[in-house]
Context: one part of a larger RNA
Order: sequence, then structure tokens, then C1' cells
RNA sequence: GGGUGAACGCUGGCGGCAUGGAUAAGGCAUGCAAGUCGAAAGGGUUUAGACCCUUGGCAGACGAGGUAGUAACACGUAGGAACGUCCCCCGCAGUCGGGCAUAACCGGCCGAAAGGUCGGAUAAUUCCCGAUGGUCUCGCAAGAGUAAAGAUUUAUCGCUGCGGGAGCGGCCUGCGUAGUAUCAGCUAGUUGGUAGGGUAAUGGCCUACCAAGGCUAUGACGCUUAGGGGAGGUGAGAGCCUGACCCCCACCGAUGGGACUGAGACACGGCCCAUACUCCUACGGGAGGCUGCAGCCGAGAAUAUUCCGCAAUGGGCGCAAGCCUGACGGAGCGAUGCCGCGUGAUGGAUGAAGUGCUUCGGUACGUAAACAUCUUUUGUAGGGGAGGAAGUCAUUGACGUUACCCUACGAAUAAGUGGUUCCUAACUCUGUGCCAGCAGGAGCGGUAAUACAGAGACCACAAGCGUUACCC
Repeated sequence: GGGUGAACGCUGGCGGCAUGGAUAAGGCAUGCAAGUCGAAAGGGUUUAGACCCUUGGCAGACGAGGUAGUAACACGUAGGAACGUCCCCCGCAGUCGGGCAUAACCGGCCGAAAGGUCGGAUAAUUCCCGAUGGUCUCGCAAGAGUAAAGAUUUAUCGCUGCGGGAGCGGCCUGCGUAGUAUCAGCUAGUUGGUAGGGUAAUGGCCUACCAAGGCUAUGACGCUUAGGGGAGGUGAGAGCCUGACCCCCACCGAUGGGACUGAGACACGGCCCAUACUCCUACGGGAGGCUGCAGCCGAGAAUAUUCCGCAAUGGGCGCAAGCCUGACGGAGCGAUGCCGCGUGAUGGAUGAAGUGCUUCGGUACGUAAACAUCUUUUGUAGGGGAGGAAGUCAUUGACGUUACCCUACGAAUAAGUGGUUCCUAACUCUGUGCCAGCAGGAGCGGUAAUACAGAGACCACAAGCGUUACCC
């Protein structure tokens, strides 16, 4: 000198664009954040508006949040072979016959509640059985096995099997990837083989048996610290430091463990168990998980609204109309940062008054003010007024009384902070008297202090200026 997700002190006019819980992955009141489909189906209440319950389908594995853990194939990069894939696209073929249940509902019972239990009836794109099966699976072959679901306004939307594609995902490997030797030895599923199990798939992934291997000063093992990258800061570069916002990947969801469903989870707003904590209770028993958006408490130097809207973009469901969406689009708060603008312009010497200094002659503030003329950025008021809308007719804007344009008014609404011995731009007076104090370093102050305090003047930057912390 540059930089920061900063904080603190003094000060503070406006706008745009960004950005804002870095500490306690501490605890949370309240509301909202994931639903949707009547063109799969049964029923209830009402009526000729529909609404509700349940079964069923799809979604809920995305999006949103956080960085606790992890020194590891987690990440980055370059490759590999033994795999999967809902939805989407392309191609081929098919969609036949039958059946048993069950919820809501009705009736009975138990419970404070959460909820539960018994009996009865019923539907489906729910479930089951049979048929048919090839470009499916197993098998050398013979052969064996295996599918479907309908709806409708008749336009279509679906369902089943197989093959291919796209995108996505799982697995393996080379190389790169913090500190510490005041950690030197580590390892029994350990290293390899055979067989089997398991998986979508390879593999000690798991099991049995066999062998005795495997790693290590090119740092094993241990300990400490830490999410990784694209990138960001600085620097001429080499390098050093960092990993906020945004993007990609990984991991986590009170803590620990487990599986279920499913194409996909071992699942933030699903389930079960245990633990701690909180709440309800009729004391028998139950309920909960903001590291979603707001908001509260706590701790802290410190970090925002319990706002508006689905109009746009995107997502889920639906043929669609549409519904849902704290994703997102916006507004609000904070000079937290960057950028832009303003706080007036021109003229004006009697060099006014006032104040400071003075050698008492004067000199500085100083064209500064007054005063005159002008302008209206900004401000206030009034009027007009978008784009963002994609979509041909009609309709659709939260922002938005917006941006922007016109008119009126009137210099009107708007300057501070730090410094002035040297480094280092800028000096005098008064007070104080090694006191009170200053200070980044050198240092200053003990009676003439340009270094303390005040005043005047000056210097620097400016809606900011300084200080502190950290990095180059």
C1' cells in the first nucleotide's frame, strides 16, 4: 500500500447493486415450509354449488438448510469393468378368463387422551389364480419357468413384456491431497487361495476350510487439526494466505442403532428401539425434534421482517381447468461493502463585522460572508406512466402511489472525521510545569512545550473518517 461476511468510537443527505448468526451442530413458544389426482374407486353430508372420509396411484430420495463428523477413492483429475435405472424418447409384440379380501361405512365394547378391539356389508388402475407366450430367464440340447388395467366427452390417456437411447446413479484404479518421530513398529478377516452365501454388480462384503501372509523412515500405526474443489486476497512473478456469498461434489438431520416401503432412502418436516431433554395426563399412559422461512431465549464485540405474491422462472400432481410451492420473484431493516449523485453556480473589496496573531505599523480566516443575478441535480406537491406477459381473441403484475416523463415551489432538505516534533502532508498563541497527560517507533512533559490540554490557523480524506483484529 491492498484486502475483510468484520466489530468499536465520532458523524450521517439520497439512489443502484450486492451482502448480513463467522460464537452455542445450544434450547425453542407460534404460524407457515409437500402435496396432488373424481379422466382409478367405494362411501358420507347436503342439496342441485359442491365439500368431506377412506382405498388406490404418483410425488414425498427433488428442492431448502448446515459443515458436526471425515486426512478418506471424501474431493480433484485421468482412466476402467462386473452393474442398475421411476419419469422421458425410438422400435417390436401383447392387453384373454376367473376369483378371494379389505378400509371408509353400520352395530357393539374399552380408554382422560393418544388411540384400540369385536362383528357385518362393499369397490377399484388393490390383491390372488389360470391361459397365452417371444427378440425374456435357466439350460449344450430336450425342456422348464415367467405378464398385463382399465378410464373416457371416442380426440386420447394408460397397462404388460423385450430391445435400444438419453440423462442419472452404484463400483474399481493411477496420480495429487495439513501438522506431528517428544507417535517406530502396526495387523487375525489380518494378507492370499478354494468353495459357498449375499448384492443390481466386482470384492473378506460375509461364512467354512487351507496357506502365512500384508503394511512400514518414499513415514506404516497413533495423535492433533480440517469438509474438498471451481475459486477469493495479495504479489512484477514465483509464491504465501483463505475456502463468506454463487456453482459442483461429499457428509449430516436432538444423540446412538435398525430395518420397512420403493426405480431410488437405511429417508430433515416417514417408521421402530434405546438415551438425554421438553410438554400433556384422570398417574394407567401419551406427545415432540427450526442444521426449512420468519421469530424467541441464551452465549457473544457482533449479524435483519413472526412482511407481500405465486405475476415471472423452476418443481410436484393432474388430459386439462387448476391446486400446492418461506424454492423463487419482490419489498423491509443495517453506511456492512462497492459504485454513482448531492450539500449550489456566477459576480462581489469598504478587503465589513467578529475572532486569532502582532514588531501595534499591520496581518490571517477571505470572494469567504453580506449583497446582486442565476440554476433546480436533489427535495416536496400535483399530473401522466411503463417494460418485465410468455399467449393469435379475451384474460393474467406481488413489486407498483415503482422506474421514467411533465408542471409548480424555493438555495431551498443535507459535513464530518482524523491529524499538524521526525518517519509524514500540515504552526502559532494561551494554560500546565517529569504534574496532568501523549505515544505505531524514535520519543515528548522538570517555567518561554510547533509532541500534554484549549483556541485560532492549516493538512488529508469525505457520507464517511479513525481505531482494533487478521491475511499478503

The part of an RNA shown here (small-subunit ribosomal RNA, 5' domain) has 472 nucleotides and comes from an uncultured Candidatus Saccharibacteria bacterium. Its Rfam family is "Bacterial small subunit ribosomal RNA". The RNAcentral record of the full RNA draws on SILVA.